[in-house]
Context: one part of a larger RNA
RNA sequence: GAUUGAACGCUGGCGGCAUGCCUAACACAUGCAAGUCGAACGGAAACGAUUAAGAGCUUGCUCUUAAGGCGUCGAGUGGCGGACGGGUGAGUAAUACUUAGGAAUCUGCCCAUUAGUGGGGGACAACUCGAGGAAACUCGAGCUAAUACCGCAUACGCCCUACGGGGGAAAGCAGGGGAUCUUCGGACCUUGCGCUAAUGGAUGAGCCUAAGUCGGAUUAGCUUGUUGGUGAGGUAAAGGCUCACCAAGGCGACGAUCCGUAGCUGGUCUGAGAGGACGAUCAGCCACACUGGGACUGAGACACGGCCCAGACUCCUACGGGAGGCAGCAGUGGGGAAUAUUGGACAAUGGGCGCAAGCCUGAUCCAGCAAUGCCGCGUGUGUGAAGAAGGCCUGCGGGUUGUAAAGCACUUUCAGUAGAGAAGAAAAGCUUAGGGUUAAUAACCCUGAGUCUUGACGUAACCUACAGAAGAAGCUCCGGCUAACUCCGUGCCAGCAGCCGCGGUAAUACGGAGGGAGCGAGCGUUAAUC
Numbered sequence: 001g002a003u004u005g006a007a008c009g010c011u012g013g014c015g016g017c018a019u020g021c022c023u024a025a026c027a028c029a030u031g032c033a034a035g036u037c038g039a040a041c042g043g044a045a046a047c048g049a050u051u052a053a054g055a056g057c058u059u060g061c062u063c064u065u066a067a068g069g070c071g072u073c074g075a076g077u078g079g080c081g082g083a084c085g086g087g088u089g090a091g092u093a094a095u096a097c098u099u100a101g102g103a104a105u106c107u108g109c110c111c112a113u114u115a116g117u118g119g120g121g122g123a124c125a126a127c128u129c130g131a132g133g134a135a136a137c138u139c140g141a142g143c144u145a146a147u148a149c150c151g152c153a154u155a156c157g158c159c160c161u162a163c164g165g166g167g168g169a170a171a172g173c174a175g176g177g178g179a180u181c182u183u184c185g186g187a188c189c190u191u192g193c194g195c196u197a198a199u200g201g202a203u204g205a206g207c208c209u210a211a212g213u214c215g216g217a218u219u220a221g222c223u224u225g226u227u228g229g230u231g232a233g234g235u236a237a238a239g240g241c242u243c244a245c246c247a248a249g250g251c252g253a254c255g256a257u258c259c260g261u262a263g264c265u266g267g268u269c270u271g272a273g274a275g276g277a278c279g280a281u282c283a284g285c286c287a288c289a290c291u292g293g294g295a296c297u298g299a300g301a302c303a304c305g306g307c308c309c310a311g312a313c314u315c316c317u318a319c320g321g322g323a324g325g326c327a328g329c330a331g332u333g334g335g336g337a338a339u340a341u342u343g344g345a346c347a348a349u350g351g352g353c354g355c356a357a358g359c360c361u362g363a364u365c366c367a368g369c370a371a372u373g374c375c376g377c378g379u380g381u382g383u384g385a386a387g388a389a390g391g392c393c394u395g396c397g398g399g400u401u402g403u404a405a406a407g408c409a410c411u412u413u414c415a416g417u418a419g420a421g422a423a424g425a426a427a428a429g430c431u432u433a434g435g436g437u438u439a440a441u442a443a444c445c446c447u448g449a450g451u452c453u454u455g456a457c458g459u460a461a462c463c464u465a466c467a468g469a470a471g472a473a474g475c476u477c478c479g480g481c482u483a484a485c486u487c488c489g490u491g492c493c494a495g496c497a498g499c500c501g502c503g504g505u506a507a508u509a510c511g512g513a514g515g516g517a518g519c520g521a522g523c524g525u526u527a528a529u530c
Base pairs, nucleotide, nucleotide: 001530002529003528004527006526007525008524009523010522013377014376015375016374017373018372019370020369021335026333027332028331030330031329032328035080036079037078040077041076043073044072047071048070050067051066052065053064054063055062056061057060087288088287089286097212098211099210100209101208102207105205106204110201111200112199113198114197115196116195117194118152120150121149127142128141129140130139131138132137158167159166160165172193173192174191175190176189177188180187181186214260215259216258221251222250223249226248227247228246229245230244231243232242233241263285264284265283266282267278268277269276270275290311291310292309293308294307313324314323315322316321341367343366344365345364349363350361351360352359353358380410381409382408383407390401391400392399393398414471416466417465418464419463424457429451430450431449432448433447434446435445436444474519475518476517477516478515479500480499481498485514486513487512488511489510495502496501
């Protein structure tokens, strides 16, 4: 000099864009952060409409009852999603990360292609009844549906094979309809969404190899599933991954082992560069989710807001037993020099579910707080010598503050008040034209036209008008380094200080004043890096 996720002191007008627990991976009150689908299912707790019956009367309203037939829908079965998104950096010096390769693998949803989607069965929730318990919840009996579950049939391709053969699937739902049939339910046809098997792709993930990756030798030897082989098991998959047997290997001064420290990278800061230091925000990867262990489900987890066991802690209890996990967003206590609101909205972007309408979304977009940083703007402009008054200095003549002020003439940015006001919104819906599909002018899909709306921010941006210089400057320094000097006070005292050093009676170095220098909504100090 540059820089910072900074803090402290003094001061503080506005806006834009960023950033904001670096410490206790300490403990957490409260609310929210993952749901959704009735176009899978049996149904109807709640709300609403309709119909019917009854009652009250104010004669068209109120109340009651009934009807899942309707809009819908609590709880339940079932499906998909809770493995993403969000947080943190404790652990990890190599099962991590970065770069470059590799072969023995899996991959829900998505895309393309091929072949199917036939016919049956028995249950279990919900519900009803009964029982236990303070509660959490649990048990018994009975009834029932399905895209839940299980056989049978079929098998182009698929799997196993001794090449003879053997094995294995599926589920329906919704919209529309001219003939034909009909037990009047529908069959049947068609469209869309699904379902099953298989192949290829895409995406995602698992595995292997090489090189690179902090300090310590006051750590020199380490290792027995250890190193390799054969066989078996296991996995989606190679492999001591595991096991039996056999051999005695493997690593190490090119630093093994041990100890300490640490998430890694793109990058960030500095520097002419080489390098050095760091790894906040943003992006990629990894690890973790009160501590330790374990598996279940699933395409995917050994799973932050799932389960089981053990432990510590907190809470409830009828003492028998139960409940919990903010390193999600806010917020609280604590720690600390130190770090924000228990805010708004799903309008946009994105995600989950759904045919869709839509619902959910503390992701996200916004707003609030903080000069924490960067950038921009303002605090007025011109004129004005009697060089006013006052202050300070003085050699008492004067000098300086100083065009500074006052005065005169102007302007109105920003802030204030009032008005006006883009863009962020494209879709979806409805109507309609053409095309596709189809037996079809239904329905559905694609493209176009019209129409109708959808904004948290937002009393916003931008623009216009109004009034009046009106509301808006400080901080540090002045001995040398280093830009800037005098007086008074003090008297090795009080004090200053980054280094050299000042202060013991004329201190440009302490304290005050006047004057000056520098930077400026900041200035200085401390800490840290180059």
Molecule: small-subunit ribosomal RNA, 5' domain
Organism: uncultured prokaryote